[in-house]
Context: one part of a larger RNA
Parts: sequence; C1' cells; structure tokens
RNA sequence: GAACGAACGCUGGCGGCAGGCUUAACACAUGCAAGUCGAGCGGAUGGCUUCGGCCAUUAGCGGCGCACGGGUGAGUAACGCGUGGGAACCCGCCCCUGGAUACGGAACAACUCCGGGAAACUGGAGCUAAUACCGUAUACGCCCUUUAGCUGUAGAGGCUAUUGGGGAAAGAUUUAUCGUCCAGGGAGGGGCCCGCGUCCGAUUAGCUAGUUGGUGGGGUAAUGGCCCACCAAGGCUUCGAUCGGUAGCUGGUCUGAGAGGAUGAUCAGCCACACUGGGACUGAGACACGGCCCAGACUCCUACGGGAGGCAGCAGUGGGGAAUAUUGGACAAUGGGGGCAACCCUGAUCCAGCCAUGCCGCGUGGGUGAUGAAGGCCUUCGGGUUGUAAAGCCCUUUCGACGGGGACGAUGAUGACGGUACCCGUAGAAGAAGCCCCGGCCAACUUCGUGCCAGCAGCCGCGGUAAUACGAAGGGGGCAAGCAUUGUUC
Repeated sequence: GAACGAACGCUGGCGGCAGGCUUAACACAUGCAAGUCGAGCGGAUGGCUUCGGCCAUUAGCGGCGCACGGGUGAGUAACGCGUGGGAACCCGCCCCUGGAUACGGAACAACUCCGGGAAACUGGAGCUAAUACCGUAUACGCCCUUUAGCUGUAGAGGCUAUUGGGGAAAGAUUUAUCGUCCAGGGAGGGGCCCGCGUCCGAUUAGCUAGUUGGUGGGGUAAUGGCCCACCAAGGCUUCGAUCGGUAGCUGGUCUGAGAGGAUGAUCAGCCACACUGGGACUGAGACACGGCCCAGACUCCUACGGGAGGCAGCAGUGGGGAAUAUUGGACAAUGGGGGCAACCCUGAUCCAGCCAUGCCGCGUGGGUGAUGAAGGCCUUCGGGUUGUAAAGCCCUUUCGACGGGGACGAUGAUGACGGUACCCGUAGAAGAAGCCCCGGCCAACUUCGUGCCAGCAGCCGCGGUAAUACGAAGGGGGCAAGCAUUGUUC
C1' cells in the first nucleotide's frame, strides 16, 4: 500500500447491486418446508334425480414421487478431491426401433360385528374390488445349454447354423389417446480400478495375521481378501512406512511486476454427515435429514402398565460470543413432483423487511458579493487571520416531500414484487457533514492550562514552569456518508 463474511468508537441524507452465526455438529417452544393421481379399485358421506342414474368430496387398497431440491462441514491426509486413463458393470422416468398385450384363480384393507388400551395404538371373526397378488398358455428378439463352421485373441470374445431347457403382460377413458410386457439401441446419470498431484512433526523408526500372494468357492449390477476354506510366506518402510497433530477437496478468492505466499464466506462441481452408535428393509436408485428396527444420552406425556420426539430445511427462541437479519408475501416468473388435463403441492425459487457489512453512483446548492461587517483567535497593538467565508442580491431544484399518471417482466389468460420503477406537475435553499490528524517518519502551528502530575505513544520518544508531542481553543492538513482503531492475510 492492498484486502476482509469483520468487530468496536464517533457520526449518519438517498439510491442501485451484493452480502449477513467465522463462536456451541449446543439445546430447541410454535408454524410451515412432499406430495399427488377418482382417466387403476371397491366403498363411505353430502347434494341432485325423470328413480335409469348423475355430480362433489376422499378414509382405505393401488401407482409414481419422497434417493431430487434445501442445510451443514462434525468426520475424513483418503482414490476423498483434482487431473489423465482403464475394464469386469447397472439404470426408473425420457427418446428411437422391433414384437406382444391370451385364458384363469385365490386373497387382504376399507366395510360390518365382537373386543383390549389412559393414550399411542391394537386383537379376533365375516364380506369385497383392482393397473395389488398368483397359476397356465404363447416367445421375433432374450437367458442357460449341446454340437459344427467362420473370424479372431496373450487369454477372452464375435458371427452363422443347430440340440435341449427357461422366462412376459393391465387395463382406463370423453374413442382421440394414455398406459402395460419382452428385446435392442440412444441420451443422460451412477458404481468400480489405476498413474500423477494433495499440510505439519523423526523429541514418532520400524509397521502388518485376512496381513501379502495363490487355488477353489461364496457374494455383488460388476472386478477384487470384499468374504470363506486350504496352500505358500509374504507385503510396506529414511524417495519417511507406522504413529501423533491439523484439515472437507476443487474451480476460485486476496495479495504480488511475476515467481510465489495466504486462503477455500457468497456462486459452481465433488465428497461426507443428519441427536450419538449400529443394522438392514423397500426400491431403478438409500443403508435413506423431515422412513423403519435396536442400543445410548437428553426432553416431553402417562391412569405407572406404557408411549412420543430429533431445525446441520425456512422463520423464530434460549445459550455461547466482539459479532451476524423477518415466527413477512407469492407460486406471477424459472425449475421440480404428481396428473390426459384442469389443477394441486413446492420456506427450491422469485420478491419484500432489517443492518453504512461492502462496492458503485448522487446529494447536502450555483453565481455574485470588501467598509475585507460583527464575533472568535493571535498580536511587536501598527495590524494579521478566520475570509468571498457570512449577510445581502440574482438563480437552480438533483435527491427528498406532496399531487397526478403508471409499466416491462406475460407469445392468448394469469403480476407476489407494486401504485414499485419510470414520467408529469407544485413549493422552497429549502430536509441532509462528519471523523481522524497537525514533534520526525508524515501533509498540517500558534495561544492558554498543566508542571515526570494528569496524560500521550506504531517506532524513535514527549511531560520535572515559556510543551508545535499531554488537555482546551483558534487555525491548518487528510479523507468523506463515512472516518478512525483493533484483528487477520499478502
């Protein structure tokens, strides 16, 4: 000198854009944050009825979603991340291609009846529908398998023909469609492996038994000690293993001429976590933030038998702290879930509120005005200075105020923002300046007070009776809606 997610002191007019718990991954009252589909199904309730039915709503069964989006950085020094490669893999919804959608069956909720319980909830009996469940049939592709040929490899593999075996489906409707099943491909997404890179400590020097490798098997979507049996005795390490400490990583950000150093808020990518620890279930996908089970700590309810809960979602509360905001509006836009759709949901998002936290822009007036007024301060008492500064005179009206009009964002409808931005008009210099410094470094000096006191101070150092260094005043310098200090980095 530059920078900051800053804080503190004094001060504070407006706007635009951004940012806002860095500390206790401390504990949480309350509300909201994931639903949707009646064009899958049978009921129930309400309404209408020409008694044929029709309409509306939705507790339950069923489907899809809830693995996204949002939060946090505790853990992690690791194939976690970054970068470049690889082979033994998977994929719901979406797109493309080919083929199919046949015949049957048995249940369980809801409902009815009878119970248990304070509650949470739950038991028994009976009835019933489906795009829920099960069986059979069929199979162009598909999977397993036999044989032969061609091609080809280090080993695999691919193509053609062939033997035997296996595996599907669901309907709805307003008749235009939407679905369902099998197989192949695409797009995009994900799992796995490897080279290289990735902090400090040797006052950590040895570490390792599923350990290292092999064979066979299990398991997985898939390779693999991932797991198991057996066999061998290996594997890593001063090019720093192991151990300890610290830490999410990156694009980036700050600084710097660069090299480098520091850093990883906001935004974007990846990872990890969801009260703590463990586990699996469902599913295309989870070992699952607002799912389940077990254990633990904590809180709450209880009729003492037993139950309920998880804000590191958005607000908000207590606590901690130098310190960080509203229990706001709207789905109008963008995007997401469900639905044929209408539409519903969406604290994602878009907006508004608070805060000078930052950056940027604007204003607090312009011109004229000398007897150089008054007052203040200094004085060698002549005067000097404040100072064109003020007053006065002549103007202007940005911002703000008041009145009127009033959007874009929305291709036809739909606007939270918002009567906002913006435009027009009205009045009037009117409503709008502070902070730090003035001994040297370093730009800016005098007087008074004080008297090694009171105090100042970044370093050098000032103060013990004329202090440009303390305090005040006048004057001056610097920056300015800020200024100064502290902290941290270069």
Molecule: small-subunit ribosomal RNA, 5' domain
Organism: uncultured bacterium